[in-house]
């Protein structure tokens, strides 16, 4: 330096080839218990890595850039 692949809620990840973004777990209220755990019901939380493009509309398509994991020389 070249090639590949991810970059998304605090954490792990999903998003079926454009149409207003979700699941566990964690957190936070409540049920329930003599009380804790665990269950059970709810709830908060997202400028989808950063900027530009194309679209009427982009997590998703296009170019650059940042960092991150392989692989090659």
């Nucleotide at each position: 330096g070249g090639c590949u692949g991810g970059a998304u809620a605090g954490c792990u990840c999903a998003g079926u080839u454009g149409g207003u973004a979700g699941a566990g777990c964690a957190c936070u209220g409540g049920a329930a218990u003599g009380g804790u755990a665990a269950u059970c019901c709810a709830g908060a939380g997202g400028u989808c890595g950063c900027a530009g493009g194309u679209u009427c509309a982009a997590a998703c398509c296009c170019c650059g850039c940042u960092g991150c994991a392989g692989u090659u020389u």
Molecule: transfer RNA
Organism: Patiria miniata